A computed fold for a 72-nucleotide RNA from Aeromicrobium panaciterrae, annotated as transfer RNA. The organism belongs to Aeromicrobium, within Bacteria. The sequence is in RNAcentral, with records from ENA. Rfam family: tRNA. The family's RNA type in Rfam is transfer RNA. Gene Ontology term of the family: triplet codon-amino acid adaptor activity.
[in-house]
RNA sequence: AUGGGCGAAGCCGACUGGUCGAGGCAGCGGUUUCCAAAACCGCCGAAGGGAGUUCGAUUCUCUCCGCCCAUG
Numbered sequence: 001a002u003g004g005g006c007g008a009a010g011c012c013g014a015c016u017g018g019u020c021g022a023g024g025c026a027g028c029g030g031u032u033u034c035c036a037a038a039a040c041c042g043c044c045g046a047a048g049g050g051a052g053u054u055c056g057a058u059u060c061u062c063u064c065c066g067c068c069c070a071u072g
Stems, first nucleotide, its partner, number of pairs: 001071007010025003018055001027043005048064005
C1' cells in the first nucleotide's frame, strides 16, 4: 500500500430495521455474620465519530478512526 474481518458499560457478551438494548463479572448500597467470605435483594452505567437510506437505524450503505489477519 492492497484485500478481508471486527468495533456495544471497567471487562466478557446476546439481540438484529419496530418504539421499551438481554445476561454474566466487576463496582456501590443493603440483609445476614462476632468480623469477613459466601449467599440473597436492590442500584449503577453502553451500540467508535460523521453522513446517508427509511416513518423508524445498534442493525442497511458510504466515509473517517482504531484493532486484528492475509498479501506484497